[in-house]
RNA sequence: CGCCGGGUGGAGCAGGUAGGCAGCUCGCUGGGCUCAUAACCCAGAGGUCGCGGGUUCAAAUCCCGCCUCGGCCA
Numbered sequence: 001c002g003c004c005g006g007g008u009g010g011a012g013c014a015g016g017u018a019g020g021c022a023g024c025u026c027g028c029u030g031g032g033c034u035c036a037u038a039a040c041c042c043a044g045a046g047g048u049c050g051c052g053g054g055u056u057c058a059a060a061u062c063c064c065g066c067c068u069c070g071g072c073c074a
Base pairs, nucleotide, nucleotide: 002072003071004070005069006068007067010026011025012024013023020057028044029043030042031041032040050066051065052064053063054062
């Protein structure tokens, strides 16, 4: 160089096939419950969806290029 898979809040991941509000669990913050802590319940904050371009009324999703991580062959 070639082939395959991954990159999405602080962590781990789903969503992509079939374009239309960006979600789940944990964590974090506040409140409730408790003598108190944990657990449990309620609410909230936190996202350029790796980067750039294209298609489209509309892109995390489709197309092209690139970066990066892991694996395979040599």